[in-house]
Small-subunit ribosomal RNA, 5' domain from Cafeteria sp. CAFSW0510, 544 nucleotides, folded computationally. Lineage of the source: Eukaryota > Sar > Stramenopiles > Opalozoa > Cafeteria. The full RNA is in RNAcentral, with records from ENA and SILVA. Rfam family: Eukaryotic small subunit ribosomal RNA. Its Rfam clan is "SSU clan".
Context: one part of a larger RNA
RNA sequence: UACGCUUGUCUCAAAGAUUAAGCCAUGCAUGUCUAAGUAUAAGCGAAAGCGAAACUGCGAAUGGCUCAUUAUAUCAGUUAUAGUUUAUUUGAUAGUUUUCCUAUAUGGAUAACCGUAGUAAUUCUAGAGCUAAUACAUGCACGAAGUCCGGAUCCCUCGGGAGAAGGAUGCGUUUAUUAGAUACAACCUUCAACACAGGUGAAUCAUAAUAACCGAGCGAACCUCGAUAGAGGUGGUUCAUUCAAGUUUCUGCCCUAUCAGCUUUCGAUGGUAGGGUAUUGGCCUACCAUGGCGUUAACGGGUAACGGAGAAUUAGGGUUCGAUUCCGGAGAGGGAGCCUGAGAAACGGCUACCACAUCCAAGGAAGGCAGCAGGCGCGUAAAUUACCCAAUCCUAAAGCAGGGAGGUAGUGACAAGAAAUACCGACGGGUGACUUAAUGUCGCCCAUUGGAAUGAGGACAAUUUAAAACCCUUACCGAGGAUCAAUUGGAGGGCAAGUCUGGUGCCAGCAGCCGCGGUAAUUCCAGCUCCAAUAGCGUAUAUU
Numbered sequence: 001u002a003c004g005c006u007u008g009u010c011u012c013a014a015a016g017a018u019u020a021a022g023c024c025a026u027g028c029a030u031g032u033c034u035a036a037g038u039a040u041a042a043g044c045g046a047a048a049g050c051g052a053a054a055c056u057g058c059g060a061a062u063g064g065c066u067c068a069u070u071a072u073a074u075c076a077g078u079u080a081u082a083g084u085u086u087a088u089u090u091g092a093u094a095g096u097u098u099u100c101c102u103a104u105a106u107g108g109a110u111a112a113c114c115g116u117a118g119u120a121a122u123u124c125u126a127g128a129g130c131u132a133a134u135a136c137a138u139g140c141a142c143g144a145a146g147u148c149c150g151g152a153u154c155c156c157u158c159g160g161g162a163g164a165a166g167g168a169u170g171c172g173u174u175u176a177u178u179a180g181a182u183a184c185a186a187c188c189u190u191c192a193a194c195a196c197a198g199g200u201g202a203a204u205c206a207u208a209a210u211a212a213c214c215g216a217g218c219g220a221a222c223c224u225c226g227a228u229a230g231a232g233g234u235g236g237u238u239c240a241u242u243c244a245a246g247u248u249u250c251u252g253c254c255c256u257a258u259c260a261g262c263u264u265u266c267g268a269u270g271g272u273a274g275g276g277u278a279u280u281g282g283c284c285u286a287c288c289a290u291g292g293c294g295u296u297a298a299c300g301g302g303u304a305a306c307g308g309a310g311a312a313u314u315a316g317g318g319u320u321c322g323a324u325u326c327c328g329g330a331g332a333g334g335g336a337g338c339c340u341g342a343g344a345a346a347c348g349g350c351u352a353c354c355a356c357a358u359c360c361a362a363g364g365a366a367g368g369c370a371g372c373a374g375g376c377g378c379g380u381a382a383a384u385u386a387c388c389c390a391a392u393c394c395u396a397a398a399g400c401a402g403g404g405a406g407g408u409a410g411u412g413a414c415a416a417g418a419a420a421u422a423c424c425g426a427c428g429g430g431u432g433a434c435u436u437a438a439u440g441u442c443g444c445c446c447a448u449u450g451g452a453a454u455g456a457g458g459a460c461a462a463u464u465u466a467a468a469a470c471c472c473u474u475a476c477c478g479a480g481g482a483u484c485a486a487u488u489g490g491a492g493g494g495c496a497a498g499u500c501u502g503g504u505g506c507c508a509g510c511a512g513c514c515g516c517g518g519u520a521a522u523u524c525c526a527g528c529u530c531c532a533a534u535a536g537c538g539u540a541u542a543u544u
Base pairs, nucleotide, nucleotide: 001540002539003538004537005536009418010417011416015411016378022376023375024374026373027372028371031058032057037055038054043050044049056397065331066330067329075252076251077250080247081246084245085244090240091239092238102221106137107136113129116126117125118124146169147168148167149166153162154161155160170218171217172214174212175211176210177209178208179207198205220234222233223232224231225230254302255301256300261293262292263291268290269289270288271287272286273285274284275283306328307327308326310321311320312319313318333354334353336351337350338349356367358365359364384409386408387407388406392405393403394402395401423451424450425449428446429445430444431443432442433441434440455484457477458476459474461473487533488532489531490530491529492514493513498528500527501526502525503524509516510515
């Protein structure tokens, strides 16, 4: 784990993994609105307002399921990212916009809607007519200084100094250059007081500057409250943070030699350069080199192999299991490819092919339960097409909505825990032990007899609960053969318990093993009695 027999109560509770990652009818499992993006519904309302649909934004990459693949792969512990991306959260952060001009506020569309239509058919669409924005676009205003070019002009000890007009100057992108000091000195130049420099083990780091480059990003034409001031929301660039993610270092894995050589011009190992990528890297390409691994078991094969945390057993060492609730991985009929997006090589997204398979008016159309229920099939083998968002949490524009995540019932002898099936007398009888001084004391047993006490069950009620149900409480019923009746296996040995009776007669049968049975069977079939465990016991299988 399954099966057989049996089953009163209460608690707890696994559950289509094993076989077919086989196939699926139907229903549901992902949606979402605040004062605060957009409402002229020919919607409701007395009004305030509420508000279907639709546009917009966000989410749908989480969760749930399964274990097919997979053997240095996954995974575990331990490193690295100075080799990278990161929506959101949290903390910082932008007066600089350039050639024409309206900022007391720009432009053109489109859905819903209305109407006209097509098809057998779909969450199919077309044509005409309107109208919104935090959708899509366009696009002003905002002072002064500084710095760098520039060099009219002026001064002058001819070395040099001052300096107008004009131009450039936000963050970000790309390229190049410079600074980013400091072991101790020497030398050269310069001339005057006084400084300046973050971080690492380590940088071509942070940071700053100069010259250009790009014009695809950002620097608010937004919303609510408010009389204003302002407060709040939404948006936004960069830096950090958080949530992560991708790669990555070292070590560790079952059986097998009836697997000994394996890999390599179709990348095998390394170098240089480029491409590609978020980044590193033969990841890919070009050109070179000839390497790399192996009895310390490479390579190949098998696995009824997802890995681990863990489980069972065990004096210790070990052995076996680990599909399964936590962590990590992989997958959604099989392969492959891709869009969107911060994030997917996504499947309750799309596109092909293969295999299945549905509707059809035969032209076409639609599909993916290893989500929750449920069905078929498979099998030794596994539950309801139930109720609910009340709890725990998650998502969204959100205190309000949604959630087969999850919870609650139903099925449920998978396991696990607690512990009813009786208790106390009296008379009489039987019987045992100890003492005897005895009509003694202490027990045990009976179809005589008397008492209490209780729940199993039924049931008003309250409680419980989202609503119920159960439990815990509780009026009232509810026990004498207390028929409110305990079973399952055994009784030769191992191994606790019969040399009792009847039947059978090496037959029928029992028996894990040894054995029993051929006419007195301690072993079969029965009756009686007894033994063991007990609401459980037996059997088979795997394992210690």